Notes
Predicted 3D model of a 71-nucleotide RNA (transfer RNA) from Tolypocladium ophioglossoides. It matches the Rfam family "tRNA". Rfam classes the family as a transfer RNA. Its family is annotated with triplet codon-amino acid adaptor activity in the Gene Ontology. The RNAcentral record of the sequence draws on ENA.
[in-house]
RNA sequence: GUCUCAUUAGCUCAAUGGAAGAGCAUAAUACUUCUAAUAUUAGGACCUUAGUUCGACUCUAAGAUGGGACU
Repeated sequence: GUCUCAUUAGCUCAAUGGAAGAGCAUAAUACUUCUAAUAUUAGGACCUUAGUUCGACUCUAAGAUGGGACU
C1' cells in the first nucleotide's frame, strides 16, 4: 500500500428494512435474626458523517478504531 472481518447497555452476545432484546453486572424492594441465595422492579446502548427509502442496527459511500491475509 491492497484486500478482508468486526464495532449494539459497564461486560458477553442477539435482532428477515416495520423502529432494539437476553444473560451477567448495578440500584431499589420483598424474603431472612443478619449475611448469602432467591423473587420482582428500575436505570442503562445501535462507532461517526452523509445518501437510498414512507420507514435503516440492517442497504450504499466515505471516514475512525481494532483484528487477519498478501506485498
Background:
Lineage of the source: Eukaryota > Ascomycota > Pezizomycotina > Ophiocordycipitaceae > Tolypocladium.